About this RNA
SAM riboswitch aptamer (S box leader) from Mucilaginibacter gilvus, 116 nucleotides, folded computationally. Its mean pLDDT, the model's own confidence on a scale to 100, is 81. The model forms 97% of the base pairs in the Rfam consensus.
[in-house]
């Protein structure tokens, strides 16, 4: 880097250094000198994969497993403003058929694990 699958309305920050942008992208709406965005320490949150503890499944002599569930946080990531901060195309459905509003798709994006 491409795919493929699953996630995405939950949850979690203090410091040090450095000094304008940042919040993917287009609009809007915000955050930010009371110090953003980066770094780099700790601390934390979650729980994909790994590892483990207990019940269960298949297979069986032992044992094992392309295996299900519930923990548990050692170990690999990731994360720690707003719902992926909203919307956009679309399709149903309510409506004054406009204006909104509900409810699903899709498309982009993140993250994991898997492959290449």
């Nucleotide at each position: 880097u491409a795919c493929u699958u699953a996630u995405c309305c939950a949850g979690a920050a203090a410091g040090a250094c450095a000094g304008a942008g940042g919040g993917a992208a287009a609009g809007g709406c915000c955050c930010u000198a009371u110090g953003a965005u980066g770094u780099c320490u700790u601390a934390g949150c979650a729980a994909c994969c790994u590892g483990u503890a207990c019940c269960g499944g298949c297979u069986u002599u032992a044992a094992g497993c392309a295996u299900g569930g519930u923990g548990u946080a050692a170990g690999g990531u990731g994360c720690u403003a707003a719902u992926u901060c909203c919307u956009g195309c679309u399709u149903c459905g309510u409506g004054u058929u406009u204006a909104a509003c509900g409810a699903g798709g899709a498309c982009a994006g993140a993250u994991a694990a898997g492959c290449u």